[in-house]
RNA sequence: CGGGCUAUAGCGCAGUUGGUAGCGCGCUUCGUUCGGGACGAAGAGGUCGUGGGUUCGAAUCCCACUAGCCCGA
Numbered sequence: 001c002g003g004g005c006u007a008u009a010g011c012g013c014a015g016u017u018g019g020u021a022g023c024g025c026g027c028u029u030c031g032u033u034c035g036g037g038a039c040g041a042a043g044a045g046g047u048c049g050u051g052g053g054u055u056c057g058a059a060u061c062c063c064a065c066u067a068g069c070c071c072g073a
Base pairs, nucleotide, nucleotide: 001072002071003070004069005068006067007066010025011024012023013022019056027043028042029041030040031039049065050064051063052062053061
């Protein structure tokens, strides 16, 4: 320098053809218990790496950039 992959909640990951984002663990509150754990119920938490574009509408399509990993030179 060129090419590929990845970036979504505190952590690990889904989201298959565009229609205002979910699962597990964890966290908070309540119940059960003398208490803890376990179990049950309810809840909080993300504008999807950054900036643009297309579209009525973008995590999803297009472009550039950033970071990590891999391959080639």